[in-house]
Description
Transfer RNA from Patescibacteria group bacterium UBA2196, 72 nucleotides, folded computationally. Rfam family: tRNA. Rfam classes the family as a transfer RNA. It was read from a public genome assembly.
């Protein structure tokens, strides 16, 4: 150099055109408890980046930019 696959909370994953992007585990507050842990309640918090198609993009299309496998 060529090819392929992935890229969504802090962490692992869902959501693959539709209405407010869920959930789990973490983390912060409640409450309870002599007090701690388990459990309960409750709150923040994400589509890598620009562009394009669409009425409607987390999804599809192009290019970057990151991590992975292959082939030379």
């Nucleotide at each position: 150099g060529c090819c392929c696959c992935c890229g969504u909370a802090g962490u692992u994953c869902a959501a693959u055109g539709g209405a407010u992007a869920g959930a789990a585990c973490a983390a912060g507050g409640g409450a309870c408890u002599c007090c701690u842990a388990a459990g309960c309640c409750u709150u923040a918090a994400a589509u890598a980046u620009a562009g394009g198609u669409c009425c409607a993009a987390u999804u599809c299309c192009u290019a970057u930019c990151g991590g992975g496998g292959g082939c030379a």